The RNA shown here (Bacterial RNase P class A) has 386 nucleotides and comes from a Polyangia bacterium.

RNA sequence: GCAGUGGUCCAAGCGGUCGCUGGCAGCUGCUUGUUGCUGGAGGAAAGUCCGAGCUCCACAGGGCAGGGUGCCGGGUAACACCCGGUGGGGGCAACCCCAAGGAAAGUGCCACAGAAAACAGACCGCCCCCUCGCGGGGUAAGGGUGAAAAGGUGCGGUAAGAGCGCACCGGGGUCGUGGUAACACGGCUCGCACGGUAAACCCCACUCGGAGCAAGGCUAAAUAGGGAGCAUUUUUCGAUUCGUCGAAUCAGAGGACUGCCCGUCCGAAUUCUCCCGGGUGAGCCGCUCGAGGCGGCCGGCAACGGUCGUCCCAGAUGAAUGACCGCUGUCCCGAUUCGGGCAACCGGUUCGGGAAACAGAACUCGGCUUACGGCCCGCUGUGGCC
Numbered sequence: 001g002c003a004g005u006g007g008u009c010c011a012a013g014c015g016g017u018c019g020c021u022g023g024c025a026g027c028u029g030c031u032u033g034u035u036g037c038u039g040g041a042g043g044a045a046a047g048u049c050c051g052a053g054c055u056c057c058a059c060a061g062g063g064c065a066g067g068g069u070g071c072c073g074g075g076u077a078a079c080a081c082c083c084g085g086u087g088g089g090g091g092c093a094a095c096c097c098c099a100a101g102g103a104a105a106g107u108g109c110c111a112c113a114g115a116a117a118a119c120a121g122a123c124c125g126c127c128c129c130c131u132c133g134c135g136g137g138g139u140a141a142g143g144g145u146g147a148a149a150a151g152g153u154g155c156g157g158u159a160a161g162a163g164c165g166c167a168c169c170g171g172g173g174u175c176g177u178g179g180u181a182a183c184a185c186g187g188c189u190c191g192c193a194c195g196g197u198a199a200a201c202c203c204c205a206c207u208c209g210g211a212g213c214a215a216g217g218c219u220a221a222a223u224a225g226g227g228a229g230c231a232u233u234u235u236u237c238g239a240u241u242c243g244u245c246g247a248a249u250c251a252g253a254g255g256a257c258u259g260c261c262c263g264u265c266c267g268a269a270u271u272c273u274c275c276c277g278g279g280u281g282a283g284c285c286g287c288u289c290g291a292g293g294c295g296g297c298c299g300g301c302a303a304c305g306g307u308c309g310u311c312c313c314a315g316a317u318g319a320a321u322g323a324c325c326g327c328u329g330u331c332c333c334g335a336u337u338c339g340g341g342c343a344a345c346c347g348g349u350u351c352g353g354g355a356a357a358c359a360g361a362a363c364u365c366g367g368c369u370u371a372c373g374g375c376c377c378g379c380u381g382u383g384g385c386c
Base pairs, nucleotide, nucleotide: 001382002381003380004379005378006377007376009374010373012328013327014326015325016324017323018322020040021039022038023037024036025035026034027033042358046369047368049367050366051365052364053363054212055211056210057209061262062261063260064259066208067207068206069205070204071085072084073083074082075081086100087098088097089096090095101203102202106201107200108197109196110195123143124142125139126138127137128136129135151169152168153167154166155165156164170192171190172189173188174187175186176185177184178183216285217284218283219282225276226275227274228273229272235248236247237246238245239244254266255265256264257263292311293310294309295308296307297306298305299304330355331354332353333352334351335350337348338347339346340345
């Protein structure tokens, strides 16, 4: 210098003119207007893929179904997220990735090719016999097919072969050591239970109420109701203007709790269920002080936690946060010139030209995923110079 790889930070700054808007203070106005101060889109605001806070169902349970996660340990309000580690895969490496429990509970699938695809083999081949025939027997080492063919390499043995035997590797079992654990290492033993697939159904372990700010609440205003259906149970007490009223009890159509069941709760005489039709659709709250930001110290490998200090940093509602001008900054190209160095090369000044990505809050927060411009720092590989 080039290529790669990991990470932090920024996403322009300052000033002027005009414009919009939240808050506070004043003046004015009472239909509002105006002055001053102060605040006003993001690292992803995107996706709506997860988790929560919050609100309601609702007083809040159990089971089945259904969903989620899936190596171990830790973090967190929680998570499918993050950190650390183990095992496996990719890469020369730095690093990156993993839908990482169970195939000996059961069922299914492995097309085509191939002799045969799991209670799975003989097409070619090799060896032996013979009546020499397209015969009989043995074999699975070699070849072929395929994504995958009854562990791999080597030696011995055999008619030829084969874990048939042996050595090493691999695998199963068992014991020991280390580790919280996943697991690693080692000893002994067994010729070795027989492929893959669970990102197929399934089994196992853990876990999960539902709906969602268009949640929900308040105020104001307006209107027009009609039809059908179910249901019905008694009793007691008190008051009484003798019309009735109130309370308790029995029964209970119907309703709520996700889909179902149990269970629980509400439940009436203008209730309830269904159908048709009508009115309102306006304003305010929710709405921004938070699992908050920033900084120091302590603990921890880290994620993160504790503690001290400091700060308030959008709340619009058809939807504000903008437009123009000037200067500066960043990057690219060209020219000029200076400095450093032995060199390869590196840095600076001045001038001119050009460029500036992805992209707009709508209850809030923690993540993940996707899109994208630039500076800086670290590491790996490689070329060149000395």
Annotation
Taxonomically the source falls in Polyangia (Bacteria, Pseudomonadati, Myxococcota). The gene name in the source record is rnpB.